Background
This is a predicted structure of a 350-nucleotide part of an RNA (small-subunit ribosomal RNA, central domain) from Tepidanaerobacter acetatoxydans. RNAcentral holds the full RNA, with entries from SILVA. Lineage of the source: Bacteria > Bacillati > Thermosediminibacterales > Tepidanaerobacteraceae > Tepidanaerobacter.

[in-house]
Context: one part of a larger RNA
RNA sequence: CUGGGCGUAAAGGGUGCGUAGGCGGCCCUUUAAGUCGGGUGUGAAAGUCCACGGCUUAACCGUGGGAUUGCACUCGAAACUGGAGGGCUUGAGUGUCGGAGAGGGUAGUGGAAUUCCCGGUGUAGCGGUGAAAUGCGUAGAUAUCGGGAGGAACACCAGUGGCGAAGGCGACUACCUGGACGAUAACUGACGCUGAGGCACGAAAGCUAGGGGAGCAAACAGGAUUAGAUACCCUGGUAGUCCUAGCCGUAAACGAUGGGUACUAGGUGUGGGUGGUUUCGAUACCAUCCGUGCCGUAGCAAACGCAAUAAGUACCCCGCCUGGGGAGUACGGCCGCAAGGCUGAAACUC
Repeated sequence: CUGGGCGUAAAGGGUGCGUAGGCGGCCCUUUAAGUCGGGUGUGAAAGUCCACGGCUUAACCGUGGGAUUGCACUCGAAACUGGAGGGCUUGAGUGUCGGAGAGGGUAGUGGAAUUCCCGGUGUAGCGGUGAAAUGCGUAGAUAUCGGGAGGAACACCAGUGGCGAAGGCGACUACCUGGACGAUAACUGACGCUGAGGCACGAAAGCUAGGGGAGCAAACAGGAUUAGAUACCCUGGUAGUCCUAGCCGUAAACGAUGGGUACUAGGUGUGGGUGGUUUCGAUACCAUCCGUGCCGUAGCAAACGCAAUAAGUACCCCGCCUGGGGAGUACGGCCGCAAGGCUGAAACUC
């Protein structure tokens, strides 16, 4: 000496469930596999190391010792880990009571707005831009009133508010359904944590089949701008956006921060619950649990910053990194209808 790391430098898997495995609370008894101690045997010789000696010295050689860090057998120890048995309740789960929520699914309902259609009023413009033009309009537009159709999205409430594992979820009603939280302490009695493989979920775009199509709008067409303008601006506009069923499996899938447990000054806001004090009540205050923000001490950090929602202090488990380019490419394999995805190099070069 026997790696160091992963918020922004390379590096946290998109997310969950869970198999093997790894790790695992308190007490008692026992065992003796790990662990520790003693003994015996073995660990060939040469070589290496140490001492002494022989050739005039050295190389070389001889003698003795050490070392050979190991293995086997055996006798012991019993704190810790493991095995066996018994018990416990604080971890975990269940029960009971309670309230919160855009959590998910299905069906139905509603109003505002856009567009289109029909009718009334009405007349020369409307629209659009930096300015215009394309476009629409005397076959009566725009504007305005009444009626109708259809699709999509749900203003205000709305909040560094809520819910969800993540993606994500926002009108209302009913039904089906998941999770979390608080109080209680009745029940089980370590049943736990993580999780290679695996399985499931997974925005948008895209794909297959069938529907639907108001608005928006890749592609496309036209008008402008410009030296050009395959753009930005304008007028149109098809896929698509929507629904059903099935694929795809990616993302700046971000907190660019994996999960779990414990510990470590405070202050302040906000969401949900509980207990207490106060009040007739509303309310206010105090305490406490769960969530979500801001500020900040110690500590950490290259700095920025993080700071009980840690990037602090520790332990357990998984994933990942190891100079830039070549390259997330080639080849092979697996998956996919395809698009492509996953796995993932090297030569060469700096």